RNA sequence: UCAGACGGCCGGGCGGUCGCGGCGGCGCAAGCCGUCGAGGAAAGUCCGGGCUCCACAACGACAUGGCGGCGGGUAACGCCCGCCGAGGGCGACCUCAGGGAUAGCGCCACAGAAAGCAAACCGCCCGGACCUCGGUCCGGGUAAGGGUGAAAGGGUGGGGUAAGAGCCCACCGCGGGCCUGGUGACAGGACCGGCAUGGCAAGCCCCGCCAGGAGCAAGACCGAAUAGGGACGCUGCGCCCAUCUCGCAUGGGCAGGACUGUCGUAGGUCCGAGGCGUCCGGGUAGGUCGCGAGAACCGUCCCGCGAGGGACGGUCCAGAGGAAUGAUCGCCGCGCCGGUUCGCCGGCGGCACAGAACCCGGCUUAUAGGCCGUCUGAUCCC
Repeated sequence: UCAGACGGCCGGGCGGUCGCGGCGGCGCAAGCCGUCGAGGAAAGUCCGGGCUCCACAACGACAUGGCGGCGGGUAACGCCCGCCGAGGGCGACCUCAGGGAUAGCGCCACAGAAAGCAAACCGCCCGGACCUCGGUCCGGGUAAGGGUGAAAGGGUGGGGUAAGAGCCCACCGCGGGCCUGGUGACAGGACCGGCAUGGCAAGCCCCGCCAGGAGCAAGACCGAAUAGGGACGCUGCGCCCAUCUCGCAUGGGCAGGACUGUCGUAGGUCCGAGGCGUCCGGGUAGGUCGCGAGAACCGUCCCGCGAGGGACGGUCCAGAGGAAUGAUCGCCGCGCCGGUUCGCCGGCGGCACAGAACCCGGCUUAUAGGCCGUCUGAUCCC
């Protein structure tokens, strides 16, 4: 210098004017003054918690869902850190739903002779028959070679054989128990076994672990008007009377109303005890709380490889309710375009993703442009 890997950070700045929301002060009020006012993701609502109510109240089983190498961190996690194993990269480093396939069931498309009680299409070898001596046919052996496939019943080399084959041998792989190291996943070693169980569990399943449900419209408190409920008091059947269980009770007479198609008369059936006042309780509208000092942030030191933990000091940092956090001007920054006497000048663009609503820890997704650190590979110079 070029190419790359990993980690962290910023993501417009300053000032003027006008405007908006919260809080505090002053003011009778209108208003004035002071102060604070979005994010790294406020997003998706995918995990884990706090908080609240409901359910079960102790434990277990079943079902369902989730998670899955080991050891740590944490309030907890499916998150993070360190390590192990496998795969990729020259490397820094990256990726992994990373338990179990001799518990059982199921599946393995296409191609291919054969895909799970293995399998002879071509080829190779042996024997026999025919024969135009090149080959054809029949019987048998063979998984070494070719071909198909994601996958063909260990791999490479040698011996062996008619040709072959773990048939035999060496190394590698695989399986078994043993020894050593490690907290552990696991690693290393010698020995035994000639090789047996091909793959798929993001197909059912088995094993281990975790999980009660709903969510701030949770929930708590205050609480009208109107309507309705209850208690008590006074009065009272429209008028008269009677009774006792003394109640808006029951019965009788008279009067009244409705129906009997209409009107009149007579009869029949049915209806006809509420009103006022005081007080109580539930709900609704509405209001208050929940709701902003916390798993908080900043700094220093200590412990730890790290995630993180602890001690000390400092700071207060939006709150809310269908919802304020904006507009404009100047200067600077950034990007683009044009000019240039290379000093700069002019014009254009508000200029990434986005927008708190109970809170917190994560993950994921979006993000113009820019900065910093550590490391790797290549090349050049000293």
Predicted 3D model of a 382-nucleotide RNA (Bacterial RNase P class A) from Phenylobacterium sp. The model forms 98% of the base pairs in the Rfam consensus. It matches the Rfam family "Bacterial RNase P class A". By type it is a ribozyme. The sequence was found by an Rfam model in a public genome assembly. Its mean pLDDT, the model's own confidence on a scale to 100, is 76.